[in-house]
RNA sequence: GGCACUGUAGCUCAGCGGUAGAGCAAGCGGUUCAUACCCGCUCUGUCAGUGGUUCAAAUCCACUCAGUGCCA
Numbered sequence: 001g002g003c004a005c006u007g008u009a010g011c012u013c014a015g016c017g018g019u020a021g022a023g024c025a026a027g028c029g030g031u032u033c034a035u036a037c038c039c040g041c042u043c044u045g046u047c048a049g050u051g052g053u054u055c056a057a058a059u060c061c062a063c064u065c066a067g068u069g070c071c072a
Stems, first nucleotide, its partner, number of pairs: 001071007010024004018055001026042005048064005
């Protein structure tokens, strides 16, 4: 340099046009003599960025940025 893939909550990931979610973590409460386990509740997002298409974009298109892999 070329090609491909990835970028979504603190972490790991799902969601591939129609209300942004799960597990873990965190906080609060219940339980316990207490801790842990367990149960319930709560919180958290510029969906990497810019522009475009669309009634509607995390999702489709273009470019940019970051990372990973392969080739040279």
Predicted 3D model of a 72-nucleotide RNA (transfer RNA) from Candidatus Cyanaurora vandensis. It was read from a public genome assembly. Model confidence (mean pLDDT): 83 of 100. The organism belongs to Candidatus Cyanaurora, within Bacteria. Rfam family: tRNA. Rfam classes the family as a transfer RNA.